[in-house]
Context: one part of a larger RNA
């Protein structure tokens, strides 16, 4: 001296711009945070009808999204991160080429019957449709391979010129995985270690590999710190500092990692999946006692903990995003709006003028000094803020939550807008009165025991100023 996601004391007019659970990865009422698609399908329902149908709306079946987007830092010391590289892979949409969509089946929800169950929910029979499902045919390219040959595909819909559907090859994007180097302390942690370390046969994955199995070998890591124990997401950045460096890792951005605790797979291009299943635990809540039900580390809100951190708010107008050919619909990503001096930056709380140096208040050697142009008068001015009328850009034609906002225009009036902390040396600013080692102050040095510039209060001073000031922590 600068800083800060800050707290507290006292004070408090405006605006922009930003930032708000750093404690209990604590528990959760409530309402919202992912759905679309009738131009894939059949039925229902309601309406029109020229009785041919056609419109509307949606429980199912089915597609494509839920694996983004949003949230926390619990684990993690680790190829987790960060940075340079590798090779043994995948990879939905999207683009770019190349080639084809032929001809055929058996079901099943929906609905209907008829049953169980408090409820979640469930069972039989029986009807039916598809881009759901499954055989046949074709196969340039593909994939096996003894090179003789084997294998494998499709889906259709509409407004008929759109658009899907299969196989292939490459592209972009994204993902896996491997490595070199870097990445906190502790040695009062010195030995770890058996799937361990290599190797071969096989498994297994997209894919290398002890990822896994069975034989064999006996090896690896370690004083350049190997295990272990403690902490701790990891980086761009951010504070601080001439700089080197230290100290951090909120918001922004990339990366991990979790999603009541542990464990598990299914679906799928993608996930061992926050608002998906399964199991197991702890906890809440229904229940008719048999048996169900749930997961705010999404917005928001609530009780707890805490020095301490906000609306159970508006819109899908803009960007983005999931679906749809599109109209649209979804979207507490997002845009905004509200709280709060949290912060940072900016403006006002009046200009000029006015000595009889007014009153009053302090002081005082009782002359007078000081507050002090300070006030009153006059003389003006109107930022903000208040009335009132207009009224936007953000939106290339339409469409604006914000917002009657921003901003213009005009009107009234100095009117509605100063505070805190100091004043012994350090350190800028002195006097009087009270008190009398008492009450108190204190950062350090130290003030107080009867004249205290060090406690108090008062008058004056000095610093900052919509803030000041104390505590913390960091350089």
């Nucleotide at each position: 001296g600068a800083a800060c996601g800050a707290a507290c004391g006292c004070u408090g007019g405006c605006g922009g711009c930003a930032u708000g659970c750093c404690u209990a990865a604590c528990a959760c009422a409530u309402g919202c945070a992912a759905g679309u698609c009738g131009a894939a399908c059949g039925a229902a329902u309601g309406g029109c009808u020229u009785c041919g149908g056609c419109c509307a709306u949606u429980a199912g079946u089915g597609g494509c999204g839920c694996a983004c987007g949003g949230g926390u830092g619990a684990g993690u010391a680790a190829c987790g991160c960060g940075u340079g590289g590798g090779a043994a892979u995948c990879u939905g949409c999207c683009c770019a080429g190349c080639a084809g969509u032929g001809g055929g089946g058996g079901a099943u929800a929906a609905c209907c019957u008829c049953g169980g169950g408090a409820a979640a929910c469930u069972g039989a029979g029986g009807c039916u449709a598809a881009u759901a499902c499954c055989g046949c045919a074709u196969a340039c390219g593909c994939c096996c391979c003894u090179c003789g040959g084997g294998g494998g595909a499709a889906a259709g819909g509409c407004u008929u010129g759109c658009u899907g559907c299969u196989g292939c090859u490459g592209g972009a994007g994204g993902a896996g995985c491997c490595c070199g180097c870097g990445u906190c302390g502790g040695a009062u942690u010195a030995g770890g270690u058996a799937g361990u370390u290599g190797g071969u046969g096989g498994g297994g994955u997209a894919a290398c590999g002890g990822c896994c199995u069975a034989c064999c070998a006996a090896g690896c890591c370690u004083g350049u710190g190997a295990u272990c124990c403690g902490u701790a997401g990891c980086u761009g950045g951010u504070c601080u500092g001439a700089g080197a460096g230290g100290a951090u890792g909120a918001u922004c951005a990339g990366c991990c990692a979790c999603a009541c605790u542990g464990g598990g797979a299914c679906u799928g291009a993608g996930a061992c999946a926050c608002g998906g299943c399964c199991c197991a635990g702890a906890c809440u809540c229904c229940u008719a006692c048999g048996g169900g039900a749930g997961g705010c580390a999404g917005c928001a809100g609530u009780g707890g903990g805490g020095a301490a951190u906000a609306u159970u708010g508006g819109a899908c107008a803009a960007u983005g995003g999931g679906g749809g050919c599109a109209a649209c619909c979804c979207u507490g990503a997002u845009c905004c709006a509200g709280c709060a001096a949290u912060g940072c930056c900016g403006c006002g709380u009046g200009a000029g003028u006015g000595a009889u140096g007014a009153a009053g208040g302090c002081c005082u050697u009782c002359g007078g000094g000081u507050u002090g142009u300070a006030a009153a008068g006059c003389u003006c001015u109107u930022u903000c803020g208040c009335c009132c009328a207009c009224g936007a850009c953000g939106a290339u034609g339409a469409u604006g939550a914000c917002g009657g906002u921003a901003g213009u225009g005009g009107g009234a009036g100095a009117a509605g807008a100063a505070g805190c902390c100091c004043c012994g040396g350090c350190u800028a600013a002195c006097u009087u009165c009270g008190u009398g080692c008492c009450a108190g102050c204190a950062g350090c040095c130290g003030c107080g025991g009867u004249a205290a510039u060090a406690c108090g209060a008062a008058g004056g001073g000095g610093g900052c100023u919509a803030g000041c000031g104390u505590u913390g922590u960091u350089c």